The RNA shown here (SAM riboswitch aptamer (S box leader)) has 112 nucleotides and comes from an Acidimicrobiia bacterium. Its mean pLDDT, the model's own confidence on a scale to 100, is 85.

Parts: sequence; structure tokens; C1' cells
RNA sequence: UAGACAUCGAGAGUGGCUCGAGGGAACUGGCCCUGAGACAGCCCGGCAACCCCUUCCGGAAACGGGAGGAAGGUGCCACCGCCAGCGGAUCUUCGGAUCCGGACGAUGUUGG
Repeated sequence: UAGACAUCGAGAGUGGCUCGAGGGAACUGGCCCUGAGACAGCCCGGCAACCCCUUCCGGAAACGGGAGGAAGGUGCCACCGCCAGCGGAUCUUCGGAUCCGGACGAUGUUGG
């Protein structure tokens, strides 16, 4: 890091220090955060349960499912991935609304 699979409406500090102007993935249109210091880095704290640990069931096995755990590997801790953009369906007061899918992105596992 290509690809594959899974998840993304829940949850978790307005914490301390440093920095000093932008940030919320790209682009566009909105809407928010931010010198009362955002973003980023470090420390502390926390959330989660993808890997992992324990156990039970099915199975010849591979593997699948259930219950529990949180030492380790990880990730995360404003706003639905902040909302939307493309397609389809339904409804419509014809402005749009709702649902489903896709694309893109993020995270985990695997991985040429």
C1' cells in the first nucleotide's frame, strides 16, 4: 500500500501542557468549531469490542454461532461519515420529503 471482507444514526473530558490560525477527508453548496486558542503533538482520563483472552454449542475438519472479559494489538472521545451532490422507488401543496442502493471516505482484519 492495491485488492477482499466487515462496520460506520450508539458510546466516551468544554481535562492539563506546548504551538499559534485555521479546522470539520478531496471538490462544490450549506451549516458549524475556532485568539474565551480551534487544528496538531505530548500527558492523564475515558469509550468501544475489530484482532485478542476465557468458555459453551454445532461440525470430521475448516469454520460458524452464543455468553463473558478488557492484560495486549488497535481505533475512537463536537454536530448522523455535520448535511447534501449519483441512481432507483414511493409520496407531493411540484418547493420538496422519505426510504433503499451506489460512489467516495474512515476504522479493523487479511493481504499481493